This is a predicted structure of a 75-nucleotide RNA (transfer RNA) from Candidatus Haloredivivus sp. G17. The sequence is in RNAcentral, with records from ENA and Rfam. It matches the Rfam family "tRNA". From the family's description: Transfer RNA (tRNA) molecules are approximately 80 nucleotides in length. The family's RNA type in Rfam is transfer RNA. Its mean pLDDT, the model's own confidence on a scale to 100, is 80. The organism belongs to Candidatus Haloredivivus, within Archaea.
[in-house]
């Protein structure tokens, strides 16, 4: 340098093939319950401009382009 894949919550990921509901789960965090205390367990809460910019569209996490970052691979 070429090809392919990936980037969504603090972490691990789903959602993307076929655009449309308020963007979700587990873990973690905070608060409460339970407990002698803690752990486990139960309930509640917060946390995201979906890597960035642009385009298409009535409407984009999702489609297109570019850039950036990461992984695999070829030379």
């Nucleotide at each position: 340098g070429g090809g392919c894949c990936c980037g969504u919550a603090g972490c691990u990921c789903a959602g993307c093939a076929c655009g449309g509901a308020c963007a979700g789960a587990g873990c973690g965090a905070g608060c409460g319950g339970c407990u002698u205390c803690g752990g486990a367990c139960c309930g509640c809460u917060a946390g995201g401009u979906c890597u960035a910019g642009g385009g298409u569209u009535c409407a984009a996490a999702u489609c297109c382009c570019u850039a950036c970052g990461g992984g695999c691979u070829c030379g």